[in-house]
RNA sequence: GGACGCUUAACUCAGCGGUAGAGUGCUACAUUCACAUUGUAGAUGUCGCAGGUUCGAUCCCUGCAGCGUCCA
Numbered sequence: 001g002g003a004c005g006c007u008u009a010a011c012u013c014a015g016c017g018g019u020a021g022a023g024u025g026c027u028a029c030a031u032u033c034a035c036a037u038u039g040u041a042g043a044u045g046u047c048g049c050a051g052g053u054u055c056g057a058u059c060c061c062u063g064c065a066g067c068g069u070c071c072a
Base pairs, nucleotide, nucleotide: 001071002070003069004068005067006066007065010024011023012022013021018055026042027041028040029039030038048064049063050062051061052060
């Protein structure tokens, strides 16, 4: 330098046009002498950034940035 892929909650990931979810973690309460487990409830997201298309974008298009794999 070239090709391809990824970027969504604190972490690991789903969702691929119509109000954003799960597991783990976190907080409170119950249970315990206590801890763990378990149960119930709860909090947390400018969906990497900027533009475009659309009635409507996490999702489609373009550019940029970061990360990864391969080629040279």
Annotation: Transfer RNA from a Holosporaceae bacterium, 72 nucleotides, folded computationally. Its Rfam family is "tRNA". From the family's description: Transfer RNA (tRNA) molecules are approximately 80 nucleotides in length. The prediction has a mean pLDDT of 81. NCBI's taxonomy places the organism under Bacteria, Pseudomonadota, Alphaproteobacteria, Holosporales, Holosporaceae. It was read from a public genome assembly.